[in-house]
């Protein structure tokens, strides 16, 4: 210099003016007040993702005696980390890259059921298509050699994602863990880690195929539903209930058995309750907060100190122009310039992950090739 890997940051800068949201604080007009309207001043006013609404949580508000058991639903190597998590760190196993690194739904197949497509002899009670062999046993041959039969084998070839351990040596008739060496697998037992795991010795001739993102089994976690949660205040009309008051035919109903009588009920009307609706007004922003330092930690993170206050609208503001800069296209081109454009996208209770989208750009540390000293 080129090429790559890991963490991390920043996402247009400054400066005028106008405007638009929120709370402060003063004037001013209105109300008995509370406050409502104007208006000045100063002050704050999107995000790393505000996004997807996938996970964990605070906070409501429903239900719940308490504890189990079942059902569903999650999660799944080990240890830590946290308010919590299916997130994050730091280890192990396994896979991939020469390397820096990176990737894995990575408990359990001897608890049981179920599946293993096409090929293929044979796909789990494992198997015999080509093949190998003929030692024993029978028979044909006078024997021999050779044939036939009864038989043995799974070495080698075929097929498959996978064929019941691999590789060499001996062995046999051929052939087999049959035997015996390394590897592998199970199994003790010692040693080291918390632990997953890992190393060494022994022993078992091999018995245990595979899938659990098939039911399933184990372990551990899980109440329900969301700021349209939920609380206050409360208007017009309509209807409900209480006390009156008018009106009173007494027609009708219903009570006191019944006639008489007496009462209620239907009509209009004040006053006062109680619930709802419009509509206001809290909930709402000092918080598991940011910064900075220092302490411990390999690290996620804790701890102390010190500083800041950092949007809360609610049909919802965060924008407009203009000057100089930066990058980026495009014109042109020695050089000056002229023109466009500024990724992704935008709170609505609130945090802590995850995950998706992003033009351009910085910064550490690492790792390989080459060159150079």
């Nucleotide at each position: 210099u080129c090429a790559g890997a890991u963490g991390g940051c920043c996402g247009g800068a400054u400066g005028g003016c106008c405007c638009c949201g929120g709370g402060a604080c003063g004037c001013c007009g209105c109300g008995c007040a509370a406050g409502c309207g104007g208006u000045g001043u100063g002050u704050c006013g999107a995000g790393g993702a505000a996004a997807g609404u996938c996970c964990g949580g605070g906070c409501u508000c429903c239900a719940c005696g308490g504890a189990g058991a079942c059902a569903c639903g999650g999660u799944g190597c080990c240890g830590g980390u946290u308010a919590a998590c299916g997130g994050c760190c730091g280890g192990c196993g396994g896979g991939g890259g020469c390397g820096a690194c990176c990737c894995c739904a990575g408990g359990g197949a001897u608890a049981g059921c179920g599946c293993c497509a096409c090929a293929g002899a044979a796909a789990u009670g494992a198997c015999a298509c080509c093949g190998c062999c003929u030692a024993a046993g029978a028979c044909c041959c006078u024997a021999a050699a050779g044939g036939u039969c009864c038989g043995g084998c799974a070495a080698g070839g075929u097929u498959g994602a996978a064929a019941u351990g691999g590789u060499g040596c001996g062995g046999u008739a051929a052939g087999a863990g049959c035997g015996c060496a390394c590897c592998g697998c199970g199994u003790c037992u010692c040693a080291g880690g918390u632990a997953a795991c890992u190393g060494a010795g022994g022993u078992g001739g091999c018995a245990c195929g595979g899938c659990a993102a098939g039911c399933c089994c184990c372990a551990c976690c899980g109440g329900g539903a969301g700021c349209a949660a939920g609380a206050c205040c409360a208007a017009a009309u309509a209807g409900g209930g209480a006390c009156g008051g008018c009106a009173c035919g007494u027609a009708a109903c219903g009570c006191g058995u019944u006639u008489c009588c007496g009462c209620g009920u239907a009509g209009c009307u004040g006053u006062c309750c109680g619930g709802g609706u419009c509509g206001g007004u809290c909930g709402c922003g000092c918080g598991a907060g940011g910064u900075g330092u220092g302490u411990g930690g390999c690290g996620a993170c804790a701890c102390a100190c010190a500083u800041c206050c950092c949007a809360g609208a609610g049909g919802a503001a965060u924008g407009g122009c203009c000057a100089u800069c930066g990058c980026c296209c495009g014109c042109a081109u020695u050089a000056a310039g002229c023109g466009g454009a500024c990724a992704c996208a935008g709170a609505a209770c609130c945090c802590g992950g995850c995950u998706u989208a992003c033009a351009g750009g910085c910064c550490a540390u690492c790792u390989g090739a080459c060159g150079c000293u």
Predicted 3D model of a 373-nucleotide RNA (Bacterial RNase P class A) from an Alphaproteobacteria bacterium. Model confidence (mean pLDDT): 75 of 100. Its Rfam family is "Bacterial RNase P class A". It is annotated as a ribozyme. It was read from a public genome assembly, where an Rfam model found it. Of the family's consensus pairs, 96% are formed in the model.